Description: The RNA shown here (SAM riboswitch aptamer (S box leader)) has 102 nucleotides and comes from a Verrucomicrobiota bacterium. The prediction has a mean pLDDT of 76. It was read from a public genome assembly, where an Rfam model found it. Of the family's consensus pairs, 88% are formed in the model. Taxonomically the source falls in Verrucomicrobiota (Bacteria, Pseudomonadati). Rfam family: SAM riboswitch aptamer (S box leader). Rfam describes the family as follows. The SAM riboswitch is found upstream of a number of genes which code for proteins involved in methionine or cysteine biosynthesis in Gram-positive bacteria.
[in-house]
RNA sequence: ACUCCAUCAAGAGUAGCGGAGGGACAGGCCCGUUGAAGCUACGGCAACCGGCUCAGGUCGAAUUGAGCGUCCAGGUGCCAAAUCCUGCCUCGAAUAUCGAGU
Numbered sequence: 001a002c003u004c005c006a007u008c009a010a011g012a013g014u015a016g017c018g019g020a021g022g023g024a025c026a027g028g029c030c031c032g033u034u035g036a037a038g039c040u041a042c043g044g045c046a047a048c049c050g051g052c053u054c055a056g057g058u059c060g061a062a063u064u065g066a067g068c069g070u071c072c073a074g075g076u077g078c079c080a081a082a083u084c085c086u087g088c089c090u091c092g093a094a095u096a097u098c099g100a101g102u
């Protein structure tokens, strides 16, 4: 410089530094000096990408389905709340609402 997959209702946190914000945005409602953001160390959750197994498929492969975290020195995301709640559109129903889908 070029290229470049990855997470929505469940789940999982402590310590040190730090010192007033944080939960994307708006409206709410919350969290925070009994310590926010951020950084660091160690730990953890999940199963998104990748991996493995089986099935299917193929000339052989790709695409596909199911399973596996006692799944690699993996990658990524996350570890207050129903994704914190609502938000725009479509469809359905028992229509002040609820459910499903994009």
Base pairs, nucleotide, nucleotide: 013042014041015040016039017038021031022030023029025087026086027085028084043079044078045077048075049074050071051068052067053066054065055064089101090100091099092098093097